[in-house]
Predicted 3D model of a 73-nucleotide RNA (transfer RNA) from a Candidatus Pacearchaeota archaeon. Its Rfam family is "tRNA". The family's RNA type in Rfam is transfer RNA. Its family is annotated with triplet codon-amino acid adaptor activity in the Gene Ontology. The source organism's lineage runs through Archaea, Nanobdellati and Candidatus Pacearchaeota.

């Protein structure tokens, strides 16, 4: 320098154009227990890395940038 993949909740990920942005773990509250753990119920938590564009509508498509990983020269 060139090519490919990834970026969504504290962590690991799903969601691949449609109006509620979700799951597991974790955290908090409650139940259970002598206490804790296990188990059960509930809650909080992400305007989806940034900007622009396309569209009636973008986490999703396009372009650029930033960051991470891999390959090539």
């Nucleotide at each position: 320098c060139c090519c490919c993949c990834c970026g969504u909740a504290g962590c690991u990920c799903a969601g691949u154009g449609g109006u509620u942005a979700g799951a597991g773990c974790g955290u908090c509250c409650g139940g259970c227990u002598g206490u804790a753990g296990c188990c059960c119920g509930g809650a909080a938590g992400a305007u989806c890395c940034c900007a622009a564009g396309u569209u009636c509508g973008a986490a999703u498509c396009u372009u650029g940038g930033c960051g991470g990983g891999g390959g090539g020269a």